[in-house]
RNA sequence: CCAUGAUCAAGCCACACCCGCAGUGAUGCGGGGCCGGAAAGCCACGGAUCUCCCUGAGAUGGCCGGGUUGCCUUG
Numbered sequence: 001c002c003a004u005g006a007u008c009a010a011g012c013c014a015c016a017c018c019c020g021c022a023g024u025g026a027u028g029c030g031g032g033g034c035c036g037g038a039a040a041g042c043c044a045c046g047g048a049u050c051u052c053c054c055u056g057a058g059a060u061g062g063c064c065g066g067g068u069u070g071c072c073u074u075g
Base pairs, nucleotide, nucleotide: 002075003074005072012037013036017032018031019030020029021028022027035062041068042067043066045065046064047063048060049059050058051057052056
């Protein structure tokens, strides 16, 4: 540097749901919670789905693909 996820070790995140707040809404943020995750870190570029003040604007990265950064193990 490239690949890898069986094992080792340290950890990390936090589905649903509940409470509060913001938003027309999808949903997001904070706290609790913990279904799961080897990137469930980040990015709305492509597809898909969802919302609306619908010929446009927005949301979802824990829907799929892609880009990019990173811990450990092994090759």